[in-house]
Context: one part of a larger RNA
RNA sequence: AUGGGCGUAAAGUGUCUGUAGGUCGCUUUUCAAGUCCGUCGUCAAAUCCCAGAUCUCAACCCUAGACAGGCGGUAGAAACUACCAAGUUGGAGUACGGUAGGGGCAGAGGGAAUUUCCAGUGGAGUGGUGAAAUGCAUUAAGACCAGAAAGAACACCAACAACGAAAGCACUCUGCUGGGCCGACACUGACACUGAGAGACGAAAGCUAGGGGAGCAAAUGGGAUUAGAGACCCCAGUAGUCUUAGCCGUAAAUGAUGGAUACUAGGUGCUGUGCAACUCGACCUGUGCAGUGCUAUAGCUAACGUGUUAAGUAUCCCGCCUAGGGAGUACGUUCACAAGAAUGAAACUC
Numbered sequence: 001a002u003g004g005g006c007g008u009a010a011a012g013u014g015u016c017u018g019u020a021g022g023u024c025g026c027u028u029u030u031c032a033a034g035u036c037c038g039u040c041g042u043c044a045a046a047u048c049c050c051a052g053a054u055c056u057c058a059a060c061c062c063u064a065g066a067c068a069g070g071c072g073g074u075a076g077a078a079a080c081u082a083c084c085a086a087g088u089u090g091g092a093g094u095a096c097g098g099u100a101g102g103g104g105c106a107g108a109g110g111g112a113a114u115u116u117c118c119a120g121u122g123g124a125g126u127g128g129u130g131a132a133a134u135g136c137a138u139u140a141a142g143a144c145c146a147g148a149a150a151g152a153a154c155a156c157c158a159a160c161a162a163c164g165a166a167a168g169c170a171c172u173c174u175g176c177u178g179g180g181c182c183g184a185c186a187c188u189g190a191c192a193c194u195g196a197g198a199g200a201c202g203a204a205a206g207c208u209a210g211g212g213g214a215g216c217a218a219a220u221g222g223g224a225u226u227a228g229a230g231a232c233c234c235c236a237g238u239a240g241u242c243u244u245a246g247c248c249g250u251a252a253a254u255g256a257u258g259g260a261u262a263c264u265a266g267g268u269g270c271u272g273u274g275c276a277a278c279u280c281g282a283c284c285u286g287u288g289c290a291g292u293g294c295u296a297u298a299g300c301u302a303a304c305g306u307g308u309u310a311a312g313u314a315u316c317c318c319g320c321c322u323a324g325g326g327a328g329u330a331c332g333u334u335c336a337c338a339a340g341a342a343u344g345a346a347a348c349u350c
Stems, first nucleotide, its partner, number of pairs: 004321003007304002012318001014201004021194003025088004033081002035077002038074006049065001051063002091191001092188003096183004103177007110154001114150004120144002125136002163168001206247006215241002220236004258317006266295011299306002324349002332343004
């Protein structure tokens, strides 16, 4: 390399958009590049294969020949692929009518709680733990009760529910804005799928500069525990957590399951939206499409399990794997302010 694989054994890029490339509906033409068939030339000899001959046999040697195949020319075939041309509507898209939603961005408003400040009442403890102590407190704490300020997060509703490509997204209202689904069938007429490079987004932590800082809390200090305690527990507490503008580009970024299309028993929930029947109407019932769950047949699987949301049956495209350690390390390169990220070995060892 071929082959075999990628839920859990090694292996699906974190997610999407999209260039080149690869692949691609139905019908009828053209053409003959691929394809198929015939024929001609050529592919040195030796070697290989095979038939014979000959050294007494064999190997060696000698003579003759072929299969299969490559390249080039030429006569044809026209189903398939490609090409040419014309159509078609089922894939895809646009327009129209509805519709659900924590989808995104910005602005405004709200209440509970916490902490602090200030006034009052009151007067000895409070806090914390397994037990304590550090801590706070007669300069009046803790407790109760008016008032004020600040920052952060939004109980109940809440769901196995909804939306989003993923990361993610929830107090309420308003403005702007993206996508989806359903219906009828009006229009375009294959415009499609995937996607190396590339680009965009991308939790938390971290970085730069400005603001903000209630609570929590790496680091740090103290009190305990302990043989020790650099920890678990307690009292404090700074970065940070919040915001603006940039950077970083990683996660058990998980469904540990790449995307698209088609097909293959059921049963039972939920969400959205149609239809039919019934009805005064709303339910209920049956049924279609789109999503989201549970269970289960066939099949698959090493088993676990999966099972129309496939890990079943097939096709197309991409990514990735090839024993463990060394090692996601070294070196080099690219990127980054840095931290580091991406790419990524070998010796050696078993």
Small-subunit ribosomal RNA, central domain from Pharus latifolius, 350 nucleotides, folded computationally. It matches the Rfam family "Bacterial small subunit ribosomal RNA". The source organism's lineage runs through Eukaryota, Tracheophyta, Euphyllophyta, Poales and Pharus. The full RNA is in RNAcentral, with records from SILVA.